[in-house]
RNA sequence: AGAGUUUGAUCAUGGCUCAGAGCGAACGUUAGCGGCAGGCUUAACACAUGCAAGUCGAGCGAGAACGGUCCCUUCGGGGACCUAGUACAGCGGCGGACGGGUGAGUAACACGUGGGUAACCUGCCCUUCGGUGGAGGACAACCAUUCGAAAGAGUGGCUAAUACUGCAUACGUCCAUCUUUUCUGCGGAUUAGAUGGGGAAAGGCUUCGGCCGCCGAAGGCUUCGGCCGCCGAAGGAGGGGCCCGCGGGGCAUCAGCUUGAUGGUGGGGUAACGGCCUACCAUGGCUUAGACGCCUAGCUGGUCUGAGAGGAUGAUCAGCCACACUGGGACUGAGACACGGCCCAGACUCCUACGGGAGGCAGCAGUGGGGAAUAUUGGACAAUGGGCGAAAGCCUGAUCCAGCCAUGCCGCGUGAGUGAUGAAGGCCCUCGGGUCGUAAAGCUCUGUGGGGAGCCAUGAACUCCCGGUGGUUAAUGGACGAACACAAUGACGGUACCCCUUUAGCAAGCACCGGCUAACUCCGUGCCAGCAGCCGCGGUAAUACGGAGGGUGCAAACGUUGCUCGGAAUUAUUGGGCGUAAAGCGCACGUAGGCGGUCUGAUAAGUCGGAUGUGAAAGCCCUCGGCUCAACCGAGGAAGUGCAUUCGAAACUGUCAGACUUGAGUACGGGAGAGGGUCGCGGAAUUCCCGGUGUAGAGGUGAAAUUCGUAGAUAUCGGGAGGAACACCAGUGGCGAAGGCGGCGACCUGGACCGAUACUGACGCUGAGGUGCGAAAGCGUGGGGAGCAAACAGGAUUAGAUACCCUGGUAGUCCACGCCGUAAACGAUGAGUGCUAGAUGUCGCGGGUAUUGACCCCUGCGGUGUCGAAGUUAACGCGUUAAGCACUCCGCCUGGGGAGUACGGCCGCAAGGCUGAAACUCAAAGGAAUUGACGGGGGCCCGCACAAGCGGUGGAGCAUGUGGUUUAAUUCGAUACAACGCGAAGAACCUUACCUGGGUUUGAACUGCUGGUGACCACCCUGGAGACAGGGUUUCUCUUCGGAGUACCAGUGGAGGUGCUGCAUGGCUGUCGUCAGCUCGUGUCGUGAGAUGUUGGGUUAAGUCCCGCAACGAGCGCAACCCUUGCCCUUAGUUGCCAUCGGGUAAAGCCGGGCACUCUAGGGGGACUGCCCGGGAUAACCGGGAGGAAGGUGGGGAUGACGUCAAGUCCUCAUGGCCCUCAUGCCCAGGGCUACACACGUGCUACAAUGGCCGGUACAGAGGGUAGCGAAGCCGCGAGGUGAAGCGAAUCCCUUAAAGCCGGUCCCAGUACGGAUUGGAGUCUGCAACUCGACUCCAUGAAGGUGGAAUCGCUAGUAAUCGCGGAUCAGCAUGCCGCGGUGAAUACGUUCCCGGGCCUUGUACACACCGCCCGUCACAUCACGAAAGUUGGCUGCACUAGAAGUCGCUAGGCUAACCCUCGGGAGGCCGGCGCCGACAGUGUGGUUGGCGAUUGGGGUGAAGUCGUAACAAGGUAAAUC
Repeated sequence: AGAGUUUGAUCAUGGCUCAGAGCGAACGUUAGCGGCAGGCUUAACACAUGCAAGUCGAGCGAGAACGGUCCCUUCGGGGACCUAGUACAGCGGCGGACGGGUGAGUAACACGUGGGUAACCUGCCCUUCGGUGGAGGACAACCAUUCGAAAGAGUGGCUAAUACUGCAUACGUCCAUCUUUUCUGCGGAUUAGAUGGGGAAAGGCUUCGGCCGCCGAAGGCUUCGGCCGCCGAAGGAGGGGCCCGCGGGGCAUCAGCUUGAUGGUGGGGUAACGGCCUACCAUGGCUUAGACGCCUAGCUGGUCUGAGAGGAUGAUCAGCCACACUGGGACUGAGACACGGCCCAGACUCCUACGGGAGGCAGCAGUGGGGAAUAUUGGACAAUGGGCGAAAGCCUGAUCCAGCCAUGCCGCGUGAGUGAUGAAGGCCCUCGGGUCGUAAAGCUCUGUGGGGAGCCAUGAACUCCCGGUGGUUAAUGGACGAACACAAUGACGGUACCCCUUUAGCAAGCACCGGCUAACUCCGUGCCAGCAGCCGCGGUAAUACGGAGGGUGCAAACGUUGCUCGGAAUUAUUGGGCGUAAAGCGCACGUAGGCGGUCUGAUAAGUCGGAUGUGAAAGCCCUCGGCUCAACCGAGGAAGUGCAUUCGAAACUGUCAGACUUGAGUACGGGAGAGGGUCGCGGAAUUCCCGGUGUAGAGGUGAAAUUCGUAGAUAUCGGGAGGAACACCAGUGGCGAAGGCGGCGACCUGGACCGAUACUGACGCUGAGGUGCGAAAGCGUGGGGAGCAAACAGGAUUAGAUACCCUGGUAGUCCACGCCGUAAACGAUGAGUGCUAGAUGUCGCGGGUAUUGACCCCUGCGGUGUCGAAGUUAACGCGUUAAGCACUCCGCCUGGGGAGUACGGCCGCAAGGCUGAAACUCAAAGGAAUUGACGGGGGCCCGCACAAGCGGUGGAGCAUGUGGUUUAAUUCGAUACAACGCGAAGAACCUUACCUGGGUUUGAACUGCUGGUGACCACCCUGGAGACAGGGUUUCUCUUCGGAGUACCAGUGGAGGUGCUGCAUGGCUGUCGUCAGCUCGUGUCGUGAGAUGUUGGGUUAAGUCCCGCAACGAGCGCAACCCUUGCCCUUAGUUGCCAUCGGGUAAAGCCGGGCACUCUAGGGGGACUGCCCGGGAUAACCGGGAGGAAGGUGGGGAUGACGUCAAGUCCUCAUGGCCCUCAUGCCCAGGGCUACACACGUGCUACAAUGGCCGGUACAGAGGGUAGCGAAGCCGCGAGGUGAAGCGAAUCCCUUAAAGCCGGUCCCAGUACGGAUUGGAGUCUGCAACUCGACUCCAUGAAGGUGGAAUCGCUAGUAAUCGCGGAUCAGCAUGCCGCGGUGAAUACGUUCCCGGGCCUUGUACACACCGCCCGUCACAUCACGAAAGUUGGCUGCACUAGAAGUCGCUAGGCUAACCCUCGGGAGGCCGGCGCCGACAGUGUGGUUGGCGAUUGGGGUGAAGUCGUAACAAGGUAAAUC
C1' cells in the first nucleotide's frame, strides 16, 4: 500500500466482498509448564444456608454460669475466693450517610470542563481565644404482674450517668436601633463603636502529697498538676449544598408548547438563593440556533481502530451520578429522605394455634431459572485501609491470598550434533525414476519442563509493648519522645528460589492448498453427494466435493461464528459530487439567515502573541529502574491540541463615526419588439342552410367496405348563417422570469436596450420557510360549438385485432368566473459577480471615414447562433451565452429492485398532488466510448443471385439412397445449405462389424520369462453343416557337443475388442469461398479498449493499380511462377507419317526409301495494354483500332489466407481415459444388411413424327490389358461357345463409336410410342445364383398423352444431345471418374429474392436476431400494507376515594422538671379537623405493539399458459402525461 467482482474487451461511476487490528466473547478439534491479568454482556428474575458493622467498662446502673481451690455438711447440699467486674442484655457516646454492589431509571446542571456563592452548611481533625459554677426531675435495665401460639406488648414499682431540664456567668457570638470606615455590579457587602436584648457546659482516668476509713489489703474524699473529654467563639484543612457559561444521542412522518405557567408584592419554608410553597396583581415565558413530544442511553478519565481528522465504545481500574423487592413518606443526625434503619400501600415468599406475624443477596460465596456463555457455600486479618477505643484490642466476604477456566497477554519446552544403502514402508510415475528424506534407524551428547529427594521462616516486618537516654517540671514521678538494643507476630506455604538425582525418556496440534492468497498430485463421485467470504466449483479425465500422499501457514494452540474500527475519498472539515452515471426546486418575488465596494479615524468582540491558574490519579509516549527475560510493576519527565483570568498587537473580519463613486438606483432623450390585458374590425378556408345548373356516381384505401347519392349527391354558380384559427411575410428572427406569445386597429400597462448629462451615496447579491405565476389534460357553474376529436359504433386487416387504416361520432378543444399545480416544465446545465485567444453570421441602438444620399468599410454597447485557442471532461463534448479560472448564497445526490409505493400529515370538489419509509431481495443496475454481429437502416459493388433464355426435377414406371415401420437381426456412421447413386471404386459365401445356432479360452495373429516334451506342420481315413474331434502315416535344425534356435504343452507377464467417449485428441475432410480479405513491425493519435496504415477520389476479377493522406514498410492471401489446351520454330524419326522416287495389291504405308507434312515429346518463341486514336487528373485505367493463331488474368486445371461451425470421422489409421477378459475376444454354418402400408432425395427410361423401326454408309478421343486383353476362322437367332494367332503393347487386342448422312416404312393411336410386370426357355461367372447376380431369346405388354404448389442446372465449344473408356470387380452400374462427336438460345438491366465484399448509421444483441425481452394468468413460497374486531404497554384530561406522614388549626383527654398568688399557667403527648398526598377506581382521549376471517399489490422460483409491448425505422419512432 491494495485486490476480486458489471463488459467480447475498455475507461469512468457505483455497490458488494476480501486481506489488517481488536474483544469481558462463544462454539469445534487439540492440549506440556509457568508468570501476570480477567471471568453473568442474558432475568434491576426469584432466592435455601452461612458470613459481610460494630465498638467503648477510661460515660452509667446492674451483673452471671460452666469450671477450679478452700471451708462447712444432716452427705441432700451450703458458703467463700478465683473465674470476673468477664459474657449476654440495658442506659449513654461514636460509627451504621464510609467501605462493598448494580446500571433499572435519567437526554437532566445527571456528567465533563471552567467559573460563581456579596445566597450557604460542615461531626471527627489542626491552630488560636475564653470557659467548664451550682441545682433538679426522670426513664431503661432490674423486680412484680397481665396478655399472646409466636413476634412482642401492657401495667405497677426501684435506680445511675459524659442521658434529660432549669438557674448563674458571657471573651467571642447572634438579634434590634443609632453613628462610622472601605469596597461596590448601587442590590449590597464590610470596618470601628454605643445602647438594649437572647444564648453554654460533663465529666472520666491518673502521679506525688494531704485527709478519712480499715487489723491489713482494698477503698473513699481532696489540692497542685498531666491526659482524654465538654461548652462559647474565630480561623484552617478536608467534605458537601446551590447557581451559571460551554460541550457531548436519534426522529420534523413530533411544530407549536406552557397556568405555578413568566414576572411582581406580602407571607411561609430552607443551612442557603429561588414559584421551592402560598395569597393577591400583571400577562407573560419558551420555540426552526428545534421548544414540546416520542425512542434510545448512566456520564467521564479512558478503551479499540485510524497516518491523522474522525468513527465505534464506556467490562476490569479511577472520578461523579442514580438505585437498593415496587411506589409513597418522613424521623434521627454534622451529614440520609438511609442496600444489611423506621412507617404506609402493593406484589411475592415463609411461619401460624387462623387471632396474627416475619422477610428483601443490584455485599461475599452459593442455589434455581434465563442463556451460546462467565468461577469456591475456600484461608486470613500477616500486610494496606476503615469503625470504635486512652490503649491492649475487637470488628472488617473492604482487602490480601488460595481454588476453578488456554478467556487473554507474555515466556519456556516437546531435544541437540552426526548420520546415504538415499533402508523399509507410503504416495506418484513418462516405469527411467521422483518424493516423504538426514527425516528414521544407528552413534555421540545436553538436562529446561515433568518425577524423586533435600536446603530454605532467606526476602516480603513495619508497628506495638517493655527497658534505657533526651527535653518539659523548682524537683521526683507521671505523661510525651527521634535514634539505638532485645524479644514476639506470616493466611499465602514447606510456596518462590537454590542444590542433588532420574531418563530422550512423559509432552503437537489445527487450518488451508481454483483466483484474491503462501501452498499440487492421485483415487472416489458424476449438476448426485457436497463446497462456497466474493467471483464461483460439481452434468466421467474436478489442483474448488470426499479420502490419501505431498505442501503452505500458525503453533499450545488453530479455525469458525458474532461485534467494532480500518481499507471506504462509500457522508468527502482535512477529502466527493449534480449536461448524459444518483443528483439544479418548472419559474420568479421576497422574510429570517449567510456573504458583501473604496478611503480615514476609533474600538478590541472575532483573530494573533506572552504570562498565570487549571486540565485528579491511573493509562498512552520518553528515560531510568525491579522481577533470570518478557508480559507485569515502580520512579521521574513529557504531553493533555481544552477552559478561565490577565497583559499586549491592530493587518484582516466585526462594531461605531465620517467621507467617496466605480456596484446599485433615479431623472432626460431615443428607437426595436408575436411582452401582458380589454374592446372592436377584416378576408381566405371548412361545415351547414336556401336557390340555380347538372347526372350517376361520390367518397375512401395497399386493396376494399361501412358511409353519402335518382327523395338528385359529388361537381359548379349565387345568397345566407355560425364558430374557430389567422396562409404568404416567417428568418437557429424578436419579446418575456418561466409557462409561453403570431391577421389589423384603438385604449391601458410591464420590462429590456442605446445615448448624454445631472443626482442619491453601498441603498447590493443570494435566499430556508413564505407568497405569486405556471403548457396540456382534468374538475365546477353558465355560455358556445364550424372544424378536429378520447370514449363509443360500424367497416376493414388479422390466427385473433378491445390496435395501427377507413366511415361516423360524444365529452373536450372556444368564452367568462373559480379550482387543479403537474410535464422529457430540457440547454436534462440554479442565481449573481469578476477574469481568461480569436474567427464568422444575425437582431436592436450609437459613433467614425467617405458620399448629394444609400450600400460597403472601421468601431462601441446589448442580445441571439456557428466554429474554435488555452483550459476542462470518464468520454461524448463544453469553450467570453463555459461544462475554463475563482468567490458568495441556495437546492439536491449517496448501489439496483421493492417505490415515488405504504403509513402518517398538509392541500384538493374529485382526479390526485406535496412530503416520503421499511421488511424482503439481487451482485449488480447504470454512463461514455470500442470492436464485432445484426436491422422489415442508408450508400457503393459483385456472384447463373434475380431478370432474359435453354433443358430439367416435382406427376408415371423402374433403379438407388434415406426416414419410418417391421424383424431374431434388418450392423454402424452421415441429418438445413455443407446427410440422403454419402463412407460403399461394386453385401449371393467372403466382405460383415448384426442375428440364430454350434464350438473355443495364452486364444486367429505378436512377444518376454520359467518348467516339461521332441515334436509340430503336412497328407490320408472316419464322424460332423462346418469349425473341429478321433485315428493312421510321417517325424526337427545348427553345433566348438557346453549349448543355441525352433515347435508344442503347462504356467505367468500379457494379447484381443468395428466396445464407449469426434464434447479428451492427432491426422484428414467439408463449408463460408478462389470470397478478397486477414494481420504484423516501427511511428503517430487515444487515459484505455482501440484507431491509423486497410479510410478517401478513381480503377480492377482482385487490399489490382494510381493519386491523395500521419503514416512508412512488411507478411499470409490476389496475381505470377506449375500442368493442360490453342499458333509457330527447332531437335529427334519408331511402333507414328507418306509429299516426291521405285516396287506392289482387288484394295491397303503393304514393301524399299524418306522424315517434307501430320503426329509423337523434349527444348524454345509468342501476348507485354508493346503500338495508334479517344476518354481520364497528364495517373492508374477504360473504350475503339491495327497487327496477330491468340488481346487485355486467351480457355481449362492444380493451388483454398486469418479464421468460423465443440461441423464430420475413435468403423481407414494413430491415440488419452473408461469398459469386457470361458467374453463386448476368436472360429464356423445358416440367416440378415436385399424386409414394405407409406414419405422424401438423387437418377434412368419414357410419354413420341426434330420421332420409332428396317436397310445401307461416314468420322473420334481418351484409356485398359499376362491369374489379362484375346484377333482371324467355325457353331448358335442371341447371350455365348469353340478356337488359338498376336500383344507386358504409338506395333497386338478391347474397337463395329453413336448421334449424323442416304433410302424405305409407320400417320397421331395408349399406337410399329413406351417398355414395367409376368410366364417359358437359356447363356456366363462362381464351391454355390432359393432367399439374392448380370445377360440372351420367345411370349406378355402396365403406368405414362410433357406433369399442382414449388424447385434445380447452365453464359460457349457452355447448355442440350450422342456414344466411348476406366476404376472397383470372379460375376454384378441407370452410380462415379474420364473422353471425344454434333452443337444452340439469351443477358435490357441491378428494383426485387438468395449469398457475399466495403463504407456509414442505430442497437438494451456479444451463446451475437434461431439474439434480447415485457405484462396478465396458473402453481409454490417469503416479507409487507389494509381490514370488522380483539388483546397488551405507555400516557393526557376530568372525577371518586384517600394509607403513612410533614405542615397548619383545634383544645376533647392526659401531663415529671420551669413559673405560680398553689386555683392554675407555659410547654408537651394523645385525640379531632384541614391542605397535600401513593396505591386503587370510574369515564373519556392520545400513542405504540401482538393477533385477525378476508383482501391488495410486491419479491423470488424449473424448460407452465397467452400474446409480442420495448431494443434495428423493432416492423404504428420511442418516451412523457